The RNA shown here (Bacterial RNase P class A) has 358 nucleotides and comes from a Deltaproteobacteria bacterium. The coordinates come from a structure-prediction model, not an experiment, and the mean pLDDT is 77. It was read from a public genome assembly, where an Rfam model found it. Rfam family: Bacterial RNase P class A. Gene Ontology terms of the family: dimeric ribonuclease P complex, tRNA processing and ribonuclease P activity. By type it is a ribozyme.
RNA sequence: UGGAGCGGGUGCAUGAUCGCCGGUUUCCCCGGAAACCGGAGGAAAGUCCGAACUCCAUAGGGCAGGGUGGUUCGUAACGCGAACUGGGGGCGACCCCAAGGAAAGUGCCACAGAAAACAAACCGCCCCGCUACGGCGGGGUAAGGGUGAAAAGGUGAGGUAAGAGCUCACCGCUUUCGUGGCGACACGGAAGGCAUGGUAAACCCCACCCGGAGCAAGACCAAAUAGGGAAACGUUCGAGGGCUGCCCGUCCGAUGUUUCCGGGUAGGUCGCACGAGGUGCCGGGCGACCGGCAUCCCAGAGAAAUGAUCAUGGCCCCGUACGGGGAACAGAAUUCGGCUUACAACCCGCUCCAAAAU
Numbered sequence: 001u002g003g004a005g006c007g008g009g010u011g012c013a014u015g016a017u018c019g020c021c022g023g024u025u026u027c028c029c030c031g032g033a034a035a036c037c038g039g040a041g042g043a044a045a046g047u048c049c050g051a052a053c054u055c056c057a058u059a060g061g062g063c064a065g066g067g068u069g070g071u072u073c074g075u076a077a078c079g080c081g082a083a084c085u086g087g088g089g090g091c092g093a094c095c096c097c098a099a100g101g102a103a104a105g106u107g108c109c110a111c112a113g114a115a116a117a118c119a120a121a122c123c124g125c126c127c128c129g130c131u132a133c134g135g136c137g138g139g140g141u142a143a144g145g146g147u148g149a150a151a152a153g154g155u156g157a158g159g160u161a162a163g164a165g166c167u168c169a170c171c172g173c174u175u176u177c178g179u180g181g182c183g184a185c186a187c188g189g190a191a192g193g194c195a196u197g198g199u200a201a202a203c204c205c206c207a208c209c210c211g212g213a214g215c216a217a218g219a220c221c222a223a224a225u226a227g228g229g230a231a232a233c234g235u236u237c238g239a240g241g242g243c244u245g246c247c248c249g250u251c252c253g254a255u256g257u258u259u260c261c262g263g264g265u266a267g268g269u270c271g272c273a274c275g276a277g278g279u280g281c282c283g284g285g286c287g288a289c290c291g292g293c294a295u296c297c298c299a300g301a302g303a304a305a306u307g308a309u310c311a312u313g314g315c316c317c318c319g320u321a322c323g324g325g326g327a328a329c330a331g332a333a334u335u336c337g338g339c340u341u342a343c344a345a346c347c348c349g350c351u352c353c354a355a356a357a358u
Stems, first nucleotide, its partner, number of pairs: 001354010012313007020039008041329001045340002048338005053214004060248004065210005070084005085099001086097004100205002105203002107199003122145002124141007153171006172194001173192008218270004228261006240252004277296008315326004
């Protein structure tokens, strides 16, 4: 200097004027007025996960169904995060993995190929016989070639008629023992010629986990209508209904329950923001994170407020200058913890590779 990898941050600032919403204080004749403080994000988005909260509801078991899937830890919890192990990619910093089981069973592997798993002989190699010398028949073989994503472990040597774990060495695999580690696992020793592939993001098996519905949840107040009509069943030996689906079980239930027809209302208040909260410092931990102390209150609309204008400055682009132009993705609605997606422009830090110079 160029390229790359990882992490963090900003995404306009200040002032003036006017306009909205919330809170606090004061004044005032219900109403209102004044002053002060605050007022849309890093994703508020997607509605994909997990919860808090509310109701079913007093809430238990089984089946079905669904979710997760290396180990350990973190967390309120999770399908999330951290660290590590194994595998894959990269020269490297680093990145990715839907990462339990194929010897419990079933299914699938198109085409090509001789043959795709109780799996093999197309070309070829070797031996024997025949021959019209073109080749034919029999036996052996799976080392070489071909097909394919994948073809009876790999490399080398010996051996053989030619070959083959046939034998040996190393690697791989299986069993067993030792060492280290909380563990997944790693390393090492010994024995064994050991093998019949893949696919579970196919069904399935194994381990662990899971009530349902959702702020339009729900609570309260007020008002209105026709406290209307009909039918069925039933009154404790229980009709009917509730508990996601089914069963058991359990609960409600007696001028009861359910179904149908008809009528009225849909207005107001709360839920509504003090929280698994933010910030700073200290301690523990490789880390995610945890603990302690201090400090702060940081939107709550209700048909939807959080804005508009002007000036100065900052950032980016064009331009010698004057000057001109531009600013992404995008708006809270019960609230949090995550994940995923979108994003103009810019800043900071650490690391890797390459070239050159000193």